[in-house]
RNA sequence: GGGUCGUUAGUUCACUGGUAGAACGCUUCUCUGAUAAAGAAGAGGUGGAUAGUUCGAUUCUAUCACGACCCA
Numbered sequence: 001g002g003g004u005c006g007u008u009a010g011u012u013c014a015c016u017g018g019u020a021g022a023a024c025g026c027u028u029c030u031c032u033g034a035u036a037a038a039g040a041a042g043a044g045g046u047g048g049a050u051a052g053u054u055c056g057a058u059u060c061u062a063u064c065a066c067g068a069c070c071c072a
Base pairs, nucleotide, nucleotide: 001071002070003069004068005067006066007065010024011023012022013021018055026042027041028040029039030038048064049063050062051061052060
């Protein structure tokens, strides 16, 4: 220099155009003498950035940033 893949909650990951979810973690409550476990409820996301297409974009397109890998 060329190419492929990835970037979504604190963490690990789903979601292949129609109001973004799970597990663990966190908070509160129940239970207990107390803790743990168990049960119930809840908070937490401008989906890496900027544009474009579309009635509508996490999803399609372009550019950029970062990371991993392959080729030279």
Predicted 3D model of a 72-nucleotide RNA (transfer RNA) from Candidatus Levybacteria bacterium RBG_13_35_9. The prediction has a mean pLDDT of 83. It matches the Rfam family "tRNA". Rfam links the family to the GO term triplet codon-amino acid adaptor activity. The family's RNA type in Rfam is transfer RNA.